A computed fold for a 173-nucleotide RNA from Leptotrichia shahii, annotated as glmS glucosamine-6-phosphate activated ribozyme aptamer. NCBI's taxonomy places the organism under Bacteria, Fusobacteriota, Fusobacteriales, Leptotrichiaceae, Leptotrichia. Its Rfam family is "glmS glucosamine-6-phosphate activated ribozyme aptamer". It is annotated as a riboswitch. Rfam describes the family as follows. This entry contains a glucosamine-6-phosphate activated ribozyme that is found in the mRNA for GlmS. GlmS is an enzyme that uses fructose-6-phosphate and glutamine to generate glucosamine-6-phosphate. On this family, see Winkler et al., Nature 2004: "Control of gene expression by a natural metabolite-responsive ribozyme". The RNAcentral record of the sequence draws on Rfam.
RNA sequence: AGAUAUAAAAAAGCGCCAGUUCUUUAGAAAUAAUUUUAAAUAUAUUAUGGCUAAAGAAGACGAGGAAAAGGGUUAUCGAAGUAAUCGGCGGAUGCUCUUUAGGUGGUUACAGCCUCAAUAAUAUACAAAAAUUUCAAGUAAUUGGAAUUACAAAAAUAUUAUAGUAACAUUUU
Numbered sequence: 001a002g003a004u005a006u007a008a009a010a011a012a013g014c015g016c017c018a019g020u021u022c023u024u025u026a027g028a029a030a031u032a033a034u035u036u037u038a039a040a041u042a043u044a045u046u047a048u049g050g051c052u053a054a055a056g057a058a059g060a061c062g063a064g065g066a067a068a069a070g071g072g073u074u075a076u077c078g079a080a081g082u083a084a085u086c087g088g089c090g091g092a093u094g095c096u097c098u099u100u101a102g103g104u105g106g107u108u109a110c111a112g113c114c115u116c117a118a119u120a121a122u123a124u125a126c127a128a129a130a131a132u133u134u135c136a137a138g139u140a141a142u143u144g145g146a147a148u149u150a151c152a153a154a155a156a157u158a159u160u161a162u163a164g165u166a167a168c169a170u171u172u173u
Base pairs, nucleotide, nucleotide: 014090015089016088017087019086020058021057022056023055024054025053026052027051030048031047032046033045034044061078062077063076067100068099069098070097071096072095073094101115102114103113104112106168107167108166109165110164118162119161120160121159122158123157124156131148132147133146134145135144136143137142
């Protein structure tokens, strides 16, 4: 360096689950109805909503987001939703402060702003869940996939305008 075999990893609007909600099975009782009976009790069956145990399910839809180090912090944007996108834990590319590096106009330095990189105005574009249809897995809760068809905002892109102080350079008068 190559080959083979085995194991692990793959995520960063991301992961997880002690609460909570939901499902199934089992258990003991309660309530109601029916059956049975001369009547009641009891028995049996069915239903109901809880309880206990076990095993499961759910628990945020995408867009965007990384100069380096350290500190702080409930970390940007909209979609859906009036039933949990509840509640909690962890992580995190956000924001902010300090230092360093870099970008920004003829040049250099400082200031300001910014981080593949100045500010403002105007214009423009982009999603998935959802919905409908359907396939598959599961007893079920639910989960995975396919097709059809929509709808954002912020970063962003384009155009125009603007951009302090000092020194230098260039052009014109």

Of the family's consensus pairs, 85% are formed in the model.